C1' cells in the first nucleotide's frame, strides 16, 4: 500500500499409555436426483444418458434499378363485352449476380502443431478502404415460353423460337505475369436518376451523378502454412520405422515442403519413454483450498472437429459443404414392382433409453445477419413469454399488551412442574395476495416531409446537418393511488458420544437403528409411538460426486535399527554432486524497458434497479513468454596454473585374505592276528540290533576318507558369502613413516557386469564318520514326532547349473563437524627409576557413556547426533509375494509383480496386572515324621438317579451333600387329590344391624350348614361413642406366584493370608513410577538401617472376654485349719484361715545378665518367675474377589394371578427304591466280651417344670407325693478306670443288623410313619483296591456328662457344649497343594477354564486355469474394385476461333490405366464375454480331527532349501536371537 488479510480439529485399536497407521466425521460446492412439505417476487439455469431412432411445423433467401418475360393478385386503357391489353403496382417459374463456407447444433472422433502461450512466412484473401489506369467493337447459344413424346411418380426426351450484368473471340493494354532479356502473353457489363445547349422520326446518342464491370499497387480483415515449449494413465507395451531419413530432378499446390514420383545414399525416432494400449475435445475459467496444490471444462467467451455411417470430388475468394451433389452401406417411407425419396449432433415436439432436464408459444419492437440503390422481404440467430422451489438473492406467514400462570396434552417425589404470554381476551398495522382505478411514464434510430450547407453546367440526383412526423412482441406490464380484513401463507431434520438438544409408554438380540464408535436378550435418553427440546426455515433432510480436513504421495511439507521401507554385496556406464587461485564468457542468475498475456469472469473504487441477486464504467491483477538493455558476487562454459583431494614410486609390517601341489599326528569305522569270555549296546524305563559261527574289552598290523582338539581370544583377514593342522609355490588388499612424482585425475551409481552360506541339479569321482527318505523298536488314546537301533540320497573332490536365508548391526554409500572415561589388535615417534613402567599420534575392534536424537527401548566420534551429495526402497491388515504375462533356469524355482473382494483394524515400545510344565528368598498339618480314621460290611442321614397324583422349594468343586431342618404321624406344609369360599383366614375406610360372650341338638370325612337356650355390659353433652361380632357394596386385602442377572440387609470364600491405599513431594511426553524395592529381622508392611521421598490412613499387634499365679474386698445355699458339741452327715456352736464364689487390683516389658549381630532391629542362651519372649483359647475379618448364596427369615423395584397361583378342610406325599455318592455310627475282637465289687468330674437344665424317699414290675414304666422359682431341693447311676472271677482267637460269650411274639410311654390319633422295653432270632463282618481326611499338646486318641429344638422322637448315630484318662512324631523344605514377595518372558486383560493353527463337513460371495464358443479392435498376405480426380487414347460427337474448303485447334461421351471406400479370403495379435470341469482365496455364535504357535508353550521359535506326512506340521544341512534357566570367562560401574 484501494485492488497479498490468512492455516482449529474430533471419534475409534489398549485394562490403561505413547507412537505409527488406516476408517469415520464436522465445512464448502452441483447443469442434480429422490422423499415429506410448499406463499409472494426478482436474476440466472434446465438430455449429464442412446452422436439412439425421429411424424409434423417452422429454422436462407433476396434483387425487376441484370434478363427474355407475365401464371397468380390489384389498378388503368381499350373491347364487338366473350374478352384484349405488361401499359403500372407487382411478380409465379426461369435464365443471371450476391449469399447458402455466416449465424445456430453437439463432442462421437481426436494424445495430435489439436489446443494454449510465445515466434515466424514460401501464402491467397469475396465484400469494405485509399491509389492508379481502364471500360472500344463484334459474334455464336441456351433455359423459360410454344408444340410433340415417356413414366404411377421422381423426372426425363426430341423440335421449333428468344434476352442478358450468361458464353466467346478481335483491339488496346501497363509500375502486371513469364523470359534465352531479344520478346511474349494476359481485361472489362451495364443499368438506374437527372438534364441546359447541340444532333436523332423514334429509341436515344451526349452530359452529369449514383451503382457496376476490367487491370493493378497498398491497407483491413479472414484464413492457409511453419517452429520453440506445455499438453492423461500404462514398462505386466521396449524397440519402432522403407516414402521411412535426406539429396537431386520433376510434377503438384495460393503457397514451403516426400505433398507425389524417379534415382542416389542409409539413414531418422527411443529409457528426457519412441512404439504399442486405454481413456479424453483443448482453453479463458469454475468449484474447494490460507497458499501450493487437487478436481473439473454445464451455461458465457476463443479454437477445433463432426452432421445417419464410410468414400469422393464439383462450383467457388473462401468448403471437399449441417438443411448442396456423387456413390458405397444400414435403416425408414412411396410404389402401377418398373422405379423413387429421406437424414432434427437447427427450434419446438415425439417415441426410446434413464434417477433425471420445459412450449408443436409470441415478434422481427430492439441487437445482429443475407439480398437489395432502397422501401423492403427473409431470419426457431436474438428478444420475450410459457413450465421447474432447479440455484442464488429479497419478503411474508402479522404486532404490542394479556397470569385466573385458563382448558388439554405430557410428566410427576401426587406437593407440583411443562407446553406458557403461548392461546383466548384487548389494542393496533396492512408489506405480499384480493378486487378497483391510473399509469401510451421509460427502453431510438433510419426511412418520409422541411430548412440550411457540400458537388454539379444545375434551383435535379446524392451527401452532411436543424425540425417535424410514424412504429412495442413483451403488455395495460414495471411503478402509483385507493377499498378491505389478522384475514389467504409453515415446514422438514435432528435430541447416546463425535454434535446443539431429555422425558414417558410400547417392543423384548424380535421389530428395527447405524456416517464411525456401536444401540436392541424386560427398567433402551440409541428401535417405535408421544410429550418437551434443539437447529435450519420455503424449504428440510437423503443419496450421488469434488475439494478440503488427508503433512494420508510431503515443492511448500513425510519418512525407511524395533511400527511399512536399505538392493545379500562389489565393480561400473549413463545420469547427478564436486578442492583452492586467476582470466574470460554471460547460459543459469537479478534488475531496467517494450510487446504480448482477447473480451467476460476473480478482486478493489464508483453507478443503475427500494435492498440484494444481477447489471454497468474504470481500475488492479492475469504470479506467463517474447525481444532488448544492463548487472556479474555464485553456479555453468572456456583458458591458464596451484597442492591440502585422489592417485603412483621407494622403504617397513600384521594378518585362518584367495589359488594349486605336498605333508603330519591324534580320532571313528573296517580287515587279518593274538589274548579272552558272556554278555554287548541302548535309554526316564525298555526294546529292536551285535554276540558262544567267539561279541563288547584289550594288544599288534594294515586299509581308508573325513575333519583339524589345545594355541584360540567381543583376537585377525576379507566387498559380502566367508576363512583356522604344517610346508612350499603363484596372487589380491590393507595399514604406517617420510621424501619424490602426477596435478582434481574425485564420490555416488538407474541399467549392465562380477562374486554370492546351506540345501538343491547335472556329469564323472569318492564314501570313514554324519544322515533328509526309509524300515524297526519304545512312547501314547493315537504318534506319518519328539527317544532308541539301522541306513540311502547328500555331505568330500573336479566341472557346470542354481542365485536363494533372520544373506543381520534388521542400520546404503561417500566427506566434514561435536566433551569424555577404560580395554584390545597393527604401526610411528618419545620419555623414564629400562626383563619393565608411562604419554602422544595414525589406522581398527569393544564396553560405559556428555551434550543432542528418539514414541520409547535405546544411539552416542565404529551416532540412530550437526550438514552436504548421490542411489535404492515405504504408503492400513488380509488377498498376496499369490495370479496372469514377461525375463532367467535342465528342473526345483527364481525375478518383477496386480485386481476382484473383505475387515476396523493390523502393528511397534513401554505401563499395571494375571499365568508359566521360568528363577530367587519364605510361609501353612503343604509334603515329609508319626497317632488315628474314611473307601470294604452292616445301619443311620444327606444327595443324585430313578419312580410317583405327588414324592413341595432352595443349595451344587474347595466354599452344595448329618446343609436351611435347634427335631415332617396331624399341624408344620409351601406339594398331590378330593370337597367347600370369593372384600376373603389378616389391615383401613363407608353404611346397616347386634354388646361381647357362653351352654348345646341334628347332617357330614371336615370346612360348613340348619337350629335351640344363656346373656344385655362401659362412657354420653341422650344426637351417639368406644371395644367387640354379624351383614352389603366398593376401594383393596392376599400369593412361600417368577426375577438374588433390578435390589437392601445378612452370609460364605480366598483368610487372621499380610497386605490395601492416600495426601505432598521428585522422576517419566504418558499409562504410571517412587514411597511399599533393598540389607537384616519378625507370627506381622514386625522392627531397625539405608534410599527422592516424607508423613499418612484401613489392616497386624494392642486395647474386650476366658484361662494359669498372688493380694485385696465380702462370707450364704459355700468352706471347716483351730476350739466346743455332735445322732458322726459342716450336722450344730462357732469360724472365714483355706477351698470356692465374684468384684477390684498386682503380674510379663526381652525389663535384667552374657553371646551373635552393623554400635541398630532382633535372634540364642540363662537367671528369677505361676506363667517368658503372641502364655493357652475365645471374639474381632483390609482394600477387594467369586453377577458366590439367599425374592422360602425380612424387607424391595419390576413383573404375573384376583370365584384364583388367594383362603378353608379331610386324606395322602415330603418316610417310594434296580442303583451312585458324601457325612457318620457300631464292629470285625483278648490293650477285649461278660460277670461282680468300687473311686473320682465340670458345665448345665428344671413350676403346663425336675422330680427325692418309699412301694409294684424282669423291664420300659406304674403308684406315690417330701423338696425346689434353685452354690440350699431334683435331672444324676459319671464312665474309660481300678480289683476279682471267667472266656482263649472260633464267626466265637466277638459282632449286632433283620425278624417274630410280648409290651411301655407320648398323643385326637402311632396303618402308611413314633420312641422305648422284655423274650426270641443272630445277618454282612476276621481291619478294608485305586485313592483320600484329620491332627503339633492338655493336642490326637479314647471315655461318659448336660443342653437346645421338643407332646411324643437324636444316645447306638446329628448339632452346641462339658470335663476324665491322655500320646507319638518333626531329619527336613526336594517333591505335591496353597498363599506372600522380588524378578524374568508373555501373540494372555473374559487375564491359562486364556489365546489360538491347519486339514474335512455345510452356505454364500468374488477370482484363476479351462476343451472351447461368441463378439469387438488390429497388424500382414491376397482378390476385388463403385462414384471420382489425374494420366492415356481418336471409337462417336461437336455453337462461337482460324480457315476459300477439306479440315484444324479445341471440347464432351465412350474405352484404357494408376490411386482408392465398401466387401471378400486366409493367417496373426489384443479385448471383453461365456464355459463342462477344477484351483487355491475370502467370509459365515456355538459342526469333525488333532494341538502347530505365544511361558523353557511343555521337541525354544523363526528364516533359506530338500525330503515326508489327514492335518496343523515333522526331519535333514547351513544361519538368526526377535530363545527362557543354570553356570563360567570378558568388559563395565563402585568401594
Nucleotide at each position: 500500500u484501494a485492488a497479498u488479510u490468512g492455516g482449529a480439529g474430533a471419534g475409534u485399536u489398549u485394562g490403561a499409555u505413547c507412537c505409527u497407521g488406516g476408517c469415520u466425521c464436522a465445512g464448502a460446492u452441483u447443469g442434480a436426483a429422490c422423499g415429506c412439505u410448499g406463499g409472494c417476487g426478482g436474476a440466472a439455469u434446465g438430455c449429464u444418458u442412446a452422436a439412439c431412432a425421429c411424424a409434423u411445423g417452422c429454422a436462407a433467401g433476396u434483387c425487376g434499378a441484370g434478363c427474355g418475360g407475365u401464371a397468380a393478385c390489384a389498378g388503368g386503357c381499350c373491347u364487338u363485352c366473350g374478352g384484349g391489353u405488361g401499359c403500372u403496382g407487382a411478380c409465379g417459374a426461369g435464365c443471371g449476380g450476391c449469399g447458402g463456407a455466416c449465424g445456430g447444433g453437439u463432442g462421437a472422433g481426436u494424445a495430435a502443431c489439436g489446443c494454449g502461450u510465445a515466434g515466424g512466412u514460401a501464402u491467397c484473401u469475396g465484400c469494405c478502404c485509399a491509389g492508379a489506369g481502364g471500360u472500344g467493337g463484334g459474334g455464336g447459344a441456351u433455359a423459360g415460353c410454344c408444340c410433340g413424346g415417356g413414366g404411377a411418380a421422381a423426372c426425363c426426351c426430341g423440335g421449333a423460337u428468344u434476352a442478358a450484368u450468361a458464353c466467346c473471340g478481335c483491339a488496346u493494354g501497363a509500375c502486371c505475369u513469364c523470359u534465352u532479356c531479344g520478346g511474349a502473353g494476359c481485361a472489362a457489363a451495364g443499368u438506374g436518376g437527372g438534364g441546359g445547349a447541340u444532333c436523332g422520326u423514334a429509341a436515344g446518342a451526349c452530359c452529369u451523378c449514383a451503382c457496376g464491370c476490367c487491370u493493378u499497387u497498398g491497407g483491413a480483415u479472414g484464413a492457409g502454412c511453419c517452429u520453440a515449449c506445455g499438453u492423461c494413465c500404462g514398462a505386466u507395451u521396449a524397440g519402432c520405422u522403407u516414402g521411412u531419413u535426406g539429396g537431386u530432378a520433376g510434377g503438384g499446390u495460393a503457397a514451403c515442403g516426400g505433398c507425389c514420383u524417379a534415382c542416389c545414399a542409409a539413414g531418422g525416432c527411443g529409457a528426457c519413454g519412441a512404439u504399442c494400449g486405454g481413456u479424453a475435445g483443448c482453453u479463458g475459467g469454475u468449484c474447494u483450498g490460507a497458499g501450493a496444490g487437487g478436481a473439473u471444462g454445464a451455461u458465457c467467451a476463443g479454437c477445433c472437429a463432426c452432421a445417419c455411417u464410410g468414400g469422393g470430388a464439383c462450383u467457388g475468394a473462401g468448403a471437399c459443404a449441417c438443411g448442396g451433389c456423387c456413390c458405397a452401406g444400414a435403416c425408414u417411407c412411396c410404389u402401377a414392382c418398373g422405379g423413387g425419396a429421406g437424414g432434427c449432433a437447427g427450434c419446438a415436439g415425439u417415441g426410446g433409453g434413464g434417477a433425471a432436464u420445459a412450449u408443436u408459444g409470441g415478434a422481427c419492437a430492439a441487437u445482429g445477419g443475407g439480398c437489395g440503390a432502397a422501401a423492403g422481404c427473409c431470419u426457431g440467430a436474438u428478444c420475450c413469454a410459457g413450465c421447474a422451489a432447479u440455484u442464488c438473492c429479497g419478503c411474508g406467514u402479522g404486532u404490542g399488551u394479556g397470569a385466573a400462570g385458563a382448558a388439554g396434552g405430557c410428566c410427576u417425589u401426587a406437593g407440583g412442574g411443562u407446553u406458557g404470554u403461548a392461546a383466548a381476551g384487548c389494542a393496533c398495522u396492512u408489506u405480499a395476495g384480493u378486487u378497483c382505478g391510473g399509469g401510451a411514464a421509460g427502453a431510438a434510430a433510419a426511412a418520409g416531409c422541411u430548412c440550411u450547407g457540400g458537388u454539379c453546367a444545375a434551383u435535379a440526383c446524392c451527401c452532411a446537418g436543424u425540425g417535424c412526423c410514424u412504429u412495442g412482441a413483451c403488455g395495460g406490464u414495471a411503478c402509483c393511488g385507493a377499498a378491505g380484513g389478522a384475514a389467504u401463507a409453515a415446514g422438514c431434520a435432528c435430541c447416546g458420544g463425535c454434535u446443539a438438544a431429555c422425558u414417558c409408554u410400547g417392543u423384548g438380540c424380535c421389530a428395527g437403528c447405524a456416517g464411525c464408535c456401536g444401540c436392541g436378550g424386560u427398567a433402551a435418553u440409541a428401535c417405535a409411538g408421544a410429550g418437551g427440546g434443539u437447529g435450519c426455515a420455503a424449504g428440510c433432510g437423503u443419496u450421488a460426486a469434488u475439494c478440503g480436513g488427508a503433512u494420508u504421495u510431503a515443492c511448500u511439507g513425510g519418512g525407511c535399527g524395533u511400527a511399512a521401507a536399505g538392493c545379500g554385496u562389489g565393480c561400473g556406464u549413463a545420469g547427478g554432486a564436486g578442492g583452492c587461485u586467476u582470466g574470460u564468457u554471460a547460459a543459469g542468475u537479478c534488475g531496467g524497458a517494450u510487446g504480448u498475456g482477447a473480451a467476460a469472469g476473480c478482486c478493489c473504487c464508483g453507478g443503475g434497479c427500494u435492498c440484494a441477486a444481477c447489471c454497468u464504467g474504470g481500475g488492479a491483477a492475469c504470479u506467463g513468454c517474447a525481444u532488448u538493455c544492463g548487472a556479474u558476487a555464485c553456479u555453468g562454459g572456456c583458458a591458464a596454473g596451484c597442492u591440502a583431494g585422489a592417485g603412483u614410486u621407494c622403504g617397513g609390517u600384521a594378518g585362518a585374505g584367495g589359488g594349486u601341489g605336498g605333508u603330519g599326528g591324534a580320532a571313528u569305522u573296517c580287515c587279518g592276528g593274538g589274548u579272552g569270555u558272556a554278555g554287548c549296546g541302548g535309554u526316564g524305563a525298555a526294546a529292536u540290533g551285535c554276540g558262544u559261527a567267539g561279541a563288547u574289552a584289550u594288544c599288534c598290523g594294515g586299509a581308508g576318507g573325513a575333519a583339524c582338539a589345545u594355541c584360540g581370544a567381543u583376537g585377525g583377514c576379507g566387498a559380502a558369502g566367508g576363512c583356522a593342522g604344517c610346508c612350499a609355490c603363484c596372487u589380491g588388499g590393507g595399514c604406517c613413516u617420510g621424501a619424490a612424482c602426477u596435478g582434481a585425475c574425485u564420490c555416488u551409481g538407474a541399467g549392465g557386469c562380477a562374486c554370492g552360506a546351506a540345501a538343491g541339479c547335472g556329469u564323472g569321482g569318492g564314501g570313514a564318520g554324519c544322515a533328509a527318505a526309509c524300515a524297526g523298536g519304545a512312547u501314547u488314546a493315537g504318534a506319518u514326532a519328539c527317544c532308541c537301533u539301522g541306513g540311502u540320497a547328500g555331505u568330500c573332490c573336479a566341472c557346470g547349473c542354481u542365485g536363494u536365508a533372520a544373506a543381520c548391526g534388521a542400520u546404503g554409500g561417500g566427506u566434514a563437524c561435536u566433551u569424555g572415561a577404560c580395554g584390545u589388535u597393527g604401526g610411528u615417534u618419545u620419555g623414564c627409576u629400562u626383563a619393565g613402567c608411562g604419554a602422544a599420534u595414525c589406522a581398527g575392534u569393544g564396553u560405559c557413556g556428555u551434550a543432542g536424537c528418539u514414541a520409547a527401548c535405546g544411539c552416542g566420534a565404529u551416532a540412530a547426533g550437526u550438514a552436504c551429495c548421490c542411489c535404492g526402497c515405504c504408503u492400513g491388515g488380509g488377498g498376496a509375494g499369490u495370479a496372469c504375462g514377461g525375463c532367467c533356469g535342465c528342473a526345483a524355482g527364481g525375478u518383477u509383480g496386480a485386481a476382484a473382494c473383505u475387515c476396523a483394524a493390523a502393528g511397534g515400545a513401554a505401563u499395571u496386572g494375571a499365568c508359566g510344565g521360568g528363577g530367587g528368598c519364605c510361609c501353612g498339618c503343604a509334603c515329609a515324621a508319626g497317632c488315628g480314621g474314611u473307601g470294604g460290611a452292616g445301619u443311620a442321614u444327606g444327595u443324585g438317579g430313578u419312580u410317583u397324583a405327588a414324592u413341595u422349594c432352595g443349595a451344587u468343586g474347595c466354599a452344595a451333600c448329618g446343609c436351611g431342618a435347634a427335631g415332617a404321624a396331624c399341624c408344620u406344609u409351601a406339594c398331590c387329590u378330593g370337597g367347600c369360599c370369593u372384600u376373603g383366614a389378616c389391615a383401613u375406610g363407608u353404611c346397616c344391624g347386634g354388646a361381647a360372650u357362653c351352654c348345646u341338638g341334628c347332617a357330614g370325612a371336615g370346612a360348613u350348614g340348619c337350629g335351640g337356650g344363656a346373656g344385655u355390659g362401659c362412657c354420653u353433652u341422650c344426637g351417639g361413642g368406644a371395644a367387640u361380632c354379624g351383614g352389603a357394596a366398593c376401594a383393596c386385602a392376599g400369593g412361600u406366584g417368577c426375577u438374588g442377572c433390578a435390589u437392601g440387609g445378612c452370609u460364605g470364600u480366598c483368610g487372621u493370608c499380610a497386605g490395601c491405599u492416600c495426601g505432598u513431594g521428585u522422576c517419566g511426553u504418558g499409562a504410571g513410577a517412587u514411597g511399599u524395592u533393598g540389607g537384616g529381622u519378625u507370627a506381622a508392611g514386625u522392627c531397625c538401617c539405608g534410599c527422592a521421598a516424607c508423613g499418612a490412613g484401613c489392616g497386624c499387634a494392642a486395647c474386650c472376654c476366658u484361662u494359669g499365679u498372688c493380694u485385696u474386698u465380702a462370707g450364704u445355699u459355700g468352706c471347716c485349719a483351730u476350739c466346743a458339741g455332735u445322732u458322726c452327715g459342716g450336722c450344730u456352736g462357732g469360724g472365714c484361715a483355706c477351698u470356692c464364689u465374684a468384684g477390684a487390683g498386682a503380674g510379663a516389658c526381652u525389663g535384667c545378665c552374657g553371646g551373635u549381630g552393623a554400635c541398630a532391629a532382633a535372634c540364642c542362651g540363662g537367671a528369677g518367675g505361676a506363667a517368658g519372649g503372641u502364655g493357652g483359647g475365645g471374639a474381632u475379618g483390609a482394600c477387594g474377589u467369586c453377577a458366590a448364596g439367599u425374592c422360602a427369615u425380612c424387607a424391595u423395584g419390576g413383573c404375573c394371578c384376583u370365584u384364583a397361583u388367594g383362603g378353608c378342610c379331610a386324606g395322602g406325599g415330603c418316610u417310594a427304591c434296580a442303583c451312585a455318592c458324601g457325612u457318620a455310627c457300631u464292629a470285625c475282637a483278648a490293650u477285649g466280651g461278660a460277670c461282680a465289687g468300687u473311686a473320682c468330674a465340670g458345665a448345665g437344665g428344671g413350676u403346663c417344670g425336675c422330680c427325692a424317699a418309699c412301694c409294684c414290675g424282669c423291664g420300659a414304666g406304674g403308684g406315690g407325693g417330701a423338696g425346689c422359682u434353685a452354690a440350699u431341693c431334683c435331672c444324676a447311676g459319671a464312665a474309660a478306670g481300678c480289683u476279682g472271677u471267667u472266656c482263649g482267637u472260633a464267626g466265637u460269650c466277638c459282632g449286632g443288623a433283620u425278624c417274630g411274639g410280648a409290651g411301655u410311654c407320648u398323643g385326637c390319633a402311632a396303618c402308611u410313619c413314633g420312641a422305648c422295653u422284655c423274650c426270641g432270632u443272630g445277618a454282612a463282618g476276621u481291619c478294608g483296591g485305586a485313592a483320600u481326611c484329620g491332627c503339633u499338646a492338655g493336642u490326637a486318641a479314647u471315655c461318659g456328662c448336660c443342653g437346645a429344638u421338643c407332646a411324643g422322637c437324636a444316645u447306638u448315630u446329628g448339632c452346641g457344649g462339658c470335663g476324665g484318662u491322655g500320646a507319638a512324631u518333626a531329619c527336613g523344605u526336594u517333591c505335591c497343594c496353597g498363599g506372600g514377595c522380588c524378578u524374568u518372558g508373555u501373540a494372555c486383560a473374559c487375564a491359562c477354564c486364556g489365546c489360538c493353527c491347519g486339514u474335512c463337513a455345510c452356505a454364500c460371495c468374488a477370482u484363476g486355469g479351462g476343451a472351447g464358443u461368441u463378439g469387438g479392435c488390429u497388424g500382414c498376405a491376397c482378390c476385388a474394385g463403385a462414384a471420382g480426380c489425374c494420366g492415356g487414347u481418336a471409337g462417336u460427337c461437336u455453337a462461337a476461333c482460324c480457315g476459300u474448303a477439306a479440315g484444324g485447334g479445341g471440347g464432351a461421351c465412350g474405352c484404357c490405366g494408376u490411386c482408392c471406400a465398401c466387401g471378400g479370403u486366409g493367417u496373426g495379435g489384443u479385448c471383453a464375454a461365456u464355459g463342462a470341469c477344477u484351483g487355491g482365496g475370502g467370509u459365515g455364535a456355538a459342526g469333525u480331527c488333532g494341538u502347530a504357535a505365544c511361558a523353557a508353550g511343555g521337541u525354544a521359535g523363526c528364516c533359506g532349501u530338500a525330503g515326508g506326512g489327514g492335518a496343523a506340521c515333522c526331519u535333514g544341512c547351513g544361519g538368526c536371537u526377535g530363545g527362557a534357566u543354570c553356570a563360567c570367562c570378558u568388559c563395565c560401574u563402585u568401594u

A computed fold for a 1535-nucleotide RNA from Banduia mediterranea, annotated as small-subunit ribosomal RNA.
The sequence is in RNAcentral, with records from ENA and SILVA.
The organism belongs to Banduia, within Bacteria.
The prediction has a mean pLDDT of 83.